[in-house]
RNA sequence: GGGCUCGUAGCUUAGUUGGUAGAGCGCCUCGAUGGCAUCGAGGAGGUCGUCGGUUCGAAUCCGAUCGAGUCCA
Numbered sequence: 001g002g003g004c005u006c007g008u009a010g011c012u013u014a015g016u017u018g019g020u021a022g023a024g025c026g027c028c029u030c031g032a033u034g035g036c037a038u039c040g041a042g043g044a045g046g047u048c049g050u051c052g053g054u055u056c057g058a059a060u061c062c063g064a065u066c067g068a069g070u071c072c073a
Base pairs, nucleotide, nucleotide: 001072002071003070004069005068006067007066010025011024012023013022019056027043028042029041030040031039032038049065050064051063052062053061
C1' cells in the first nucleotide's frame, strides 16, 4: 500500500432481505424477610464509530473517513 470481517446501553450482544431499537448481566426504586441472600414488580440508560448521499422513511443500501482484527505484498 491492497483485500476481507467487525464497530448498536456501563459490559456481552440480537436486530436477515429499509418502516418508530430489544435481550442478558450490571445500576436505581418498590414489595415479600427481623436482616442478608434470593425472588417478584417497575424504572433510568443507546440520535446504532464519524461525515455525506439515495429514499416518503436508513442500525440496515451507496461513498468517504476513523478505530480494532486478519490475510497478501